[in-house]
RNA sequence: UUUUUUAAAAGCUAAACCUACCGGAAGAUAGGGACAGAAAUCACGGAUCCAAACAGGAAAGCCGGACUGCCGAA
Numbered sequence: 001u002u003u004u005u006u007a008a009a010a011g012c013u014a015a016a017c018c019u020a021c022c023g024g025a026a027g028a029u030a031g032g033g034a035c036a037g038a039a040a041u042c043a044c045g046g047a048u049c050c051a052a053a054c055a056g057g058a059a060a061g062c063c064g065g066a067c068u069g070c071c072g073a074a
Base pairs, nucleotide, nucleotide: 012037013036017032018031019030020029022027035061041066042065044064045063046062048058049057050056
């Protein structure tokens, strides 16, 4: 320096649910909350949801793909 794994440490994200608020809806945002996670980053393909079912929209913690940070027992 690179790759892999994952003990420890430092951190990270955050399910369901509740409150406020926005939306036609799926659902989003903020606060609480913590089921879980080593990619829980992305949204390129498939699957999924809504639709006013043409168009479009949503989520993505399902599969594939792509990108990437920190530590350092081995």